[in-house]
C1' cells in the first nucleotide's frame, strides 16, 4: 500500500433513521451497623473519535481524514 472489525459515561459494553442516549462495574451523598464492608435508595458523570455530506430528521446511511487490533503484500 490494500483488506476486514473497532472508536459511545471513569472501566467493559449496548443501542440497524424519530420515543430523554442507556445497562452493569466504579464514583459522589444518604439509611442501616459499635465501626468497616455487604445490602438498599438516591445522585452526577456524554461535544457518540474529526471535518463534510444525504435526510423533516442522524450514534445509525454516505465521503474524507485520525487512532487501535488483526490479516494480506
Nucleotide at each position: 500500500g490494500c483488506c476486514u472489525g473497532g472508536g459511545u459515561a471513569g472501566c467493559u459494553c449496548a443501542g440497524u433513521g424519530g420515543c430523554c442516549a442507556g445497562a452493569g462495574c466504579a464514583a459522589u451523598g444518604g439509611u442501616u451497623u459499635u465501626g468497616u464492608a455487604a445490602a438498599c435508595c438516591a445522585u452526577a458523570g456524554g461535544u457518540c473519535g474529526u471535518g463534510g455530506g444525504u435526510u423533516c430528521g442522524a450514534c445509525c446511511c454516505c465521503c474524507a481524514c485520525c487512532c487501535c487490533a488483526g490479516g494480506c503484500u
The RNA shown here (transfer RNA) has 73 nucleotides and comes from Patescibacteria group bacterium UBA1400. The sequence was found in a public genome assembly. Its Rfam family is "tRNA". Rfam describes the family as follows. Transfer RNA (tRNA) molecules are approximately 80 nucleotides in length. Their secondary structure includes four short double-helical elements and three loops (D, anti-codon, and T loops). Further hydrogen bonds mediate the characteristic L-shaped molecular structure. tRNAs have two regions of fundamental functional importance: the anti-codon, which is responsible for specific mRNA codon recognition, and the 3' end, to which the tRNAs corresponding amino acid is attached (by aminoacyl-tRNA synthetases). tRNAs cope with the degeneracy of the genetic code in two manners: having more than one tRNA (with a specific anti-codon) for a particular amino acid; and 'wobble' base-pairing, i.e. permitting non-standard base-pairing at the 3rd anti-codon position.